[in-house]
RNA sequence: GCCACCGUAGCUCAGCGUGGUAGAGCAGCUGAAUAUUGACCAGCUGGUCGUCGGUUCAAGUCCGACCGGUGGCG
Numbered sequence: 001g002c003c004a005c006c007g008u009a010g011c012u013c014a015g016c017g018u019g020g021u022a023g024a025g026c027a028g029c030u031g032a033a034u035a036u037u038g039a040c041c042a043g044c045u046g047g048u049c050g051u052c053g054g055u056u057c058a059a060g061u062c063c064g065a066c067c068g069g070u071g072g073c074g
Base pairs, nucleotide, nucleotide: 001073002072003071004070005069006068007067010026011025012024013023020057028044029043030042031041050066051065052064053063054062
């Protein structure tokens, strides 16, 4: 330099073919329970969907460029 894949919550990841209210688990917080802690149970907080632009009534999703990561080729 070229090719492929990945980038979504603090962490691990779904959601992308078929555009239409952003989710799960873990972690955190609160409560309940307990002599107390943990586990279990109930609830809650937490997101510029890598960046910029385009298409569209509407983009995490489609298109382009760029940035970062992983792997392969040279």
Molecule: transfer RNA
Organism: Nitrososphaerota archaeon